[in-house]
Annotation
The RNA shown here (transfer RNA) has 76 nucleotides and comes from a Thermoleophilia bacterium. It was read from a public genome assembly.
RNA sequence: GCCAGGUUAGCUCAGUUGGUAGAGCGCUUCACUUGUAAUGAAGAGGCCAGCGGUUCGAGCCCGCUACCUGGCUCCA
Numbered sequence: 001g002c003c004a005g006g007u008u009a010g011c012u013c014a015g016u017u018g019g020u021a022g023a024g025c026g027c028u029u030c031a032c033u034u035g036u037a038a039u040g041a042a043g044a045g046g047c048c049a050g051c052g053g054u055u056c057g058a059g060c061c062c063g064c065u066a067c068c069u070g071g072c073u074c075c076a
Stems, first nucleotide, its partner, number of pairs: 001072007010025004019056001027043005049065005
């Protein structure tokens, strides 16, 4: 340099006809308990990497950029 995949909650990840964003773990509060555990209930937490485009409407489609992973190639 080229090709492919990826970027969504604090972490790990879902999200197919484009139409109000989810799960597990973690965190907070409450209940229960010998109890800072376990269990149960409730709750907080999101610029869907960034910038544009298409569309009535974009996490999802298109382009560019950045970063991560893997593969290939060139020079020395």

Rfam family: tRNA. By type it is a transfer RNA.